A computed fold for a 508-nucleotide part of an RNA from an uncultured prokaryote, annotated as small-subunit ribosomal RNA, 5' domain.
Model confidence (mean pLDDT): 86 of 100.
The full RNA is in RNAcentral, with records from ENA.

Context: one part of a larger RNA
RNA sequence: AAUGAACGUUGGCGGCGUGGAUUAGGCAUGCAAGUCGAGCGGAAAGGCCCCUUCGGGGGCACUCGAGCGGCGAAAGGGAGAGUAACACGUGGAUCACCUACCCCCGGGUUCGGGAUAGCUGCGGGAAACUGCAGGUAAUACCGAAUAAAGUCUCCGGACCAAAGGUGUGAUUCCGUCUUGAGAUGAGUCCGCGUCCUAUUAGCUUGUUGGUGGGGUAAUGGCCUACCAAGGCUUAGAUGGGUACCGGGUGUGAGAGCAUGACCCGGCUCACUGGGACUGAGACACUGCCCAGACACCUACGGGUGGCUGCAGUCGAGAAUCUUCGGCAAUGGGCGAAAGCCUGACCGAGCGACGCCGCGUGCGGGAUGAAUGCCUUCGGGUUGUAAACCGCUGUCAGAGAGGCGGAAAUGCAUGGUGGUUAUCCAUCAUGUUUGACCUAUCCUCAGAGGAAGUACGGGCUAAGUUCGUGCCAGCAGCCGCGGUAAGACGAACCGUACGAACGUUAUUC
Numbered sequence: 001a002a003u004g005a006a007c008g009u010u011g012g013c014g015g016c017g018u019g020g021a022u023u024a025g026g027c028a029u030g031c032a033a034g035u036c037g038a039g040c041g042g043a044a045a046g047g048c049c050c051c052u053u054c055g056g057g058g059g060c061a062c063u064c065g066a067g068c069g070g071c072g073a074a075a076g077g078g079a080g081a082g083u084a085a086c087a088c089g090u091g092g093a094u095c096a097c098c099u100a101c102c103c104c105c106g107g108g109u110u111c112g113g114g115a116u117a118g119c120u121g122c123g124g125g126a127a128a129c130u131g132c133a134g135g136u137a138a139u140a141c142c143g144a145a146u147a148a149a150g151u152c153u154c155c156g157g158a159c160c161a162a163a164g165g166u167g168u169g170a171u172u173c174c175g176u177c178u179u180g181a182g183a184u185g186a187g188u189c190c191g192c193g194u195c196c197u198a199u200u201a202g203c204u205u206g207u208u209g210g211u212g213g214g215g216u217a218a219u220g221g222c223c224u225a226c227c228a229a230g231g232c233u234u235a236g237a238u239g240g241g242u243a244c245c246g247g248g249u250g251u252g253a254g255a256g257c258a259u260g261a262c263c264c265g266g267c268u269c270a271c272u273g274g275g276a277c278u279g280a281g282a283c284a285c286u287g288c289c290c291a292g293a294c295a296c297c298u299a300c301g302g303g304u305g306g307c308u309g310c311a312g313u314c315g316a317g318a319a320u321c322u323u324c325g326g327c328a329a330u331g332g333g334c335g336a337a338a339g340c341c342u343g344a345c346c347g348a349g350c351g352a353c354g355c356c357g358c359g360u361g362c363g364g365g366a367u368g369a370a371u372g373c374c375u376u377c378g379g380g381u382u383g384u385a386a387a388c389c390g391c392u393g394u395c396a397g398a399g400a401g402g403c404g405g406a407a408a409u410g411c412a413u414g415g416u417g418g419u420u421a422u423c424c425a426u427c428a429u430g431u432u433u434g435a436c437c438u439a440u441c442c443u444c445a446g447a448g449g450a451a452g453u454a455c456g457g458g459c460u461a462a463g464u465u466c467g468u469g470c471c472a473g474c475a476g477c478c479g480c481g482g483u484a485a486g487a488c489g490a491a492c493c494g495u496a497c498g499a500a501c502g503u504u505a506u507u508c
């Protein structure tokens, strides 16, 4: 000098940051990923309309539960257990690779089919859930056609696709299939660098290489059959310990040393271990299956769960916050859009945890009042300090204004273009949108509401008295204390810093 700090005493306000470092221990409860009716059959609830025997029935599709289908759910958010190695950093390679949505270019979007959920009927089960029969739709599924700039190729040829929807009188728009290019994102490989230990010296059999085959988006012992006997190592292999890595951060004149909280990039993990499915992408935190431990429900037959998301709780600990508000902004998902969802995020709350700023008044005031302490008893000091007089109004308090964080979208009107407008695009004007705040200004009242902590032997700024008597105690080092203690305890006084001041721990 520093800290994600803790402890002790004390504590007025604000701004910006920051806050589970230990048990990757266990978790009650709520929320954290949905959306699309302009893909589909539809109508459980609400709305509107009609009928009614007042039980209900029918219609519209404003709207929409459940279902089929699409996209998303692999992002965003958390944590650092594992990992000493292509994990990270840096520089290369990929003629050995993939890439949904987006953008650009070319070419298509034709003709058919059979199911199934929802639904209806009958059932099983305590529940979770589930069976049989009937019947229905699609941008769900399947067949046929078409086929190159695509794939394979013996270069002759062979093979591969699709889906429609909204709207208009019509042109629009949104999709879908296929090829190529881009962008973005990932995979893989290589050179170099990256802690301690030799009281770890030898390690290795898919091991090292080859051939054939398999597998992958792709290279490769990645896997497999056969063949060869190799490969690594004192320039530290193998083993053991510890540890996410970097940008950075702390310190220091620098070199260096230490460190990796918050923020950013990468990696890894998601109760523990294993596995694949779906998909452009996962071997998937709030998906699936199996095993295990733990916990919960049970009608004992059987089921359910995973906070290392945001809050919150128990435990352990010296120690770390609200079961808050809002999608107004930024961003993300879906949607043609309106919009919906978003514990990302934006905000507020708590904590002097840190840094910074401000205040707790200002001027006058000597008979140097009183009190306290000391005293050589004369006095000294506390001390202009107080009282008292005059003034100001920061902050906090009360009241009333107010710029800004808001740009958009939508709606309304008008214009332009598409030959006309109810459709599409675009422009102008008006209107609409703030969870949380709030800069700043004005008024009111009144010094009123706001100072402590550590130290005073030397190092080290600042001393006297009393008490105690090697006791009680102090102490960072030297050392104080055994009857005149400037070092213990108290008082007065002083010194330092100041909403803080000290102590402890750790780093340089």
Base pairs, nucleotide, nucleotide: 001507002506003505005504006503007502008501009500012358013357014356015355016354017353018351019350025314026313027312029311030310031309034071035070036069039068040067042064043063046062047060048059049058050057051056078269079268080267087194088193089192090191091190092189093188094187098185102182104180106178107177108176109175110144111143112142113141119134120133121132122131123130124129150159151158152157164174165173195241196240197239202232203231204230207229208228209227210226211225212224213223214222244266245265246264247263248259249258250257251256271292272291273290274289275288294305295304296303297302322348324347325346326345330344331342332341333340334339361391362390363389364388372381373380374379395449397444398443399442401440404437405436410431411430412429413428414427415426416425417424418423452497453496454495455494456493457478458477459476463492464491465490466489467488473480474479